[in-house]
Molecule: c-di-GMP-I riboswitch aptamer
Organism: Ferroacidibacillus organovorans
RNA sequence: ACUAUUCAUUGGUAAAACUACGGAAACGUAGUGGCGCAAAGCUAGAGAGGCUUCGGCAAUCACGAUUGUCAUGCCAGCCAGUUGCCGAA
Numbered sequence: 001a002c003u004a005u006u007c008a009u010u011g012g013u014a015a016a017a018c019u020a021c022g023g024a025a026a027c028g029u030a031g032u033g034g035c036g037c038a039a040a041g042c043u044a045g046a047g048a049g050g051c052u053u054c055g056g057c058a059a060u061c062a063c064g065a066u067u068g069u070c071a072u073g074c075c076a077g078c079c080a081g082u083u084g085c086c087g088a089a
Stems, first nucleotide, its partner, number of pairs: 012037002017032006035077001041082003047079001049075003055070006
């Protein structure tokens, strides 16, 4: 210097649930918490997939609404792209 995830090292992060706030909702932020993660870092018109439907459109109608559909909203701890720490043998 290179390879290498390992019964190594420094650490990092933080599921569900509860509380508060924001939001129509999905969900987000903060606190508590710790299920886990070797990328559970970053990336969401322009990789793909999923969730919600204030609102738009259409249909039905008992005229109150209901159903279908569309993200401009949301999810990176689904996959994917991309970047990175350490260094047993």